The RNA shown here (Fluoride riboswitch aptamer (crcB RNA motif)) has 61 nucleotides and comes from an Actinomycetes bacterium. It was read from a public genome assembly, where an Rfam model found it. Model confidence (mean pLDDT): 81 of 100.
RNA sequence: UUUCAGGUAGGCGAUGGAGCUCGCCAUAACUGCCGAGGUGGCUGAUGGCUCCUGACUUGGU
Numbered sequence: 001u002u003u004c005a006g007g008u009a010g011g012c013g014a015u016g017g018a019g020c021u022c023g024c025c026a027u028a029a030c031u032g033c034c035g036a037g038g039u040g041g042c043u044g045a046u047g048g049c050u051c052c053u054g055a056c057u058u059g060g061u
Base pairs, nucleotide, nucleotide: 010025011024012023013022016052017051018050019049020048021047032042033041034040
C1' cells in the first nucleotide's frame, strides 16, 4: 500500500415517513383516556417542533 473477514455507529416514547431536540430502557423502555359493565364512549398520524403522506370538515378556483 492492497485484499479478505469480523465488530461498532442500539432500541423505545397509543394509528405512516423524515429532520432536529428532550426523556426513558438494556429483555427492558412502550402498548391513550372515561365507564360497574358493554358488539359502550372520547382525543390524536408529534414525547415536543417542523415538513411530507393519509383521513375528516368547511370555503375558494